[in-house]
RNA sequence: CCAGCAGGCCGGGUGACCGCUCCGAGAAAUCGGAGAGGAAGGUCCGAGCUCCAUCCGGGCAGCGCGCUGGGUAACACCCAGGCGGAGCGAUCCGACGGAAAGUGGCACAGAAACAAACCGUCCUCCUCUGGCGGAUAAGGGUGAAAUGGUGGGGUAAGAGCCCACCAGCAUCGGUGUGAACCGGUGGCUGGCUAAACCCCGCGCGGAGCAAGGCCAAAUAGGAGGGCGCUAAGGGAGCCCGGCCCAGACCCUCGGGUUGGCCGCACGAGGCCAUGGGUAACCGUGGCCCUAGAUUGAUGGUCACCGUCCGCCGCAAGGCGGAUACAGAACUCGGCCUACAGGCCUGCUGGACUA
Repeated sequence: CCAGCAGGCCGGGUGACCGCUCCGAGAAAUCGGAGAGGAAGGUCCGAGCUCCAUCCGGGCAGCGCGCUGGGUAACACCCAGGCGGAGCGAUCCGACGGAAAGUGGCACAGAAACAAACCGUCCUCCUCUGGCGGAUAAGGGUGAAAUGGUGGGGUAAGAGCCCACCAGCAUCGGUGUGAACCGGUGGCUGGCUAAACCCCGCGCGGAGCAAGGCCAAAUAGGAGGGCGCUAAGGGAGCCCGGCCCAGACCCUCGGGUUGGCCGCACGAGGCCAUGGGUAACCGUGGCCCUAGAUUGAUGGUCACCGUCCGCCGCAAGGCGGAUACAGAACUCGGCCUACAGGCCUGCUGGACUA
C1' cells in the first nucleotide's frame, strides 16, 4: 500500500428573528431555566409496577426452552469453553438432549428406500449367439440417501467370512468443576428424519398505565366491611381436594362518562476513580439529576461555517448538489430491523522497501 476480519464511537456547529410544551419568579405585562434517540422503532423475549376469586395443592392437557460452566432481578440475553460445519487465515455459523422404546414419513428417479437381484459376476441344468433355477450387495446404473471405508487374505463368484488400520458403538482407566478429550479392551455395526408424533429433563396464572387509585351535579341500580353459613346451585381448559359467591342482620360509603388530579420521571440510574475476575460482571468511594405532552410540545425562516460528492482551474480557489434513518407517551434489561457520511483501535492474508 492492497484485500479482508472483529470491536467501539460520532452522526452537524454558531448567531438573529418568530413560535410550541413544562418548571420557577411576578399582581400583571413580562423575565429566567429545561426540552428526543442510537435506535425513542418492530412490540419479538425477560422483568419491575398495578388489578383479578378461583392466582392455592396434586394429576392430566397445553405452551416454551434444551452442549457445559459462569454472569444477571430475570431471560430465548451476555461472557468463557467443548463439539460439528465454512474459510489459507483473522474469524464466522449452529433449537447442539434422545433415532439399538414405539408410530409415521423418505418426493422424482430407481428392480428395491428397511425392503431388496435391473445389469453384471459365479454354479447347475437344458431344446445352447439363448433360456429356467440357485448363489452373490464386490462392480455398474438411479438417487439427497443403497446398510461402515481402504488394503490384504479367502471363495465357484462373493460377503466383517477372517485380519490390519480408520470411523462408529459398548466398556475400563486417566485428565478436566463440566461439556468433552486421551489411551486400553471387546463384539464386529443396528439407514436418514424429532422447528414429525413421541420419550427425557427444566420452566410457565391471566390482563395490561385505556393497568389502577382519588376528586367532582342529580335519579335509579348499588358498593365495601363485619357476623353467620345447611342442602341444592354457580365460579378454572378438564378432574380431585381446598377456597370464593349468592339470603337475612349490623356498620360505613353513594355511584362515574368523552372532565380534572395522581400513577409520571431517583432508577436493577448515569459518569469517574479504584479493587476482584481471562471475560460477561461484581464490590467500594466520589460526583451528577437529565423531556413529561394527552389532538399530543421539542419547530420554522435567514445568514455564516463544517463534512461529502461532481465539474472547472497549474494552484489558491470557484460553481452546483447532497447532509441519513427516524422520532419519546409507565419504566427498565436484551434481541432484531433502518441508517447520508465519517473517525478510532486490534488482528489476518498478500505485495513492496530498508
A computed fold for a 354-nucleotide RNA from a Dehalococcoidia bacterium, annotated as Bacterial RNase P class A.
It is recorded under the gene name rnpB.
Its mean pLDDT, the model's own confidence on a scale to 100, is 77.
The sequence is in RNAcentral, with records from ENA.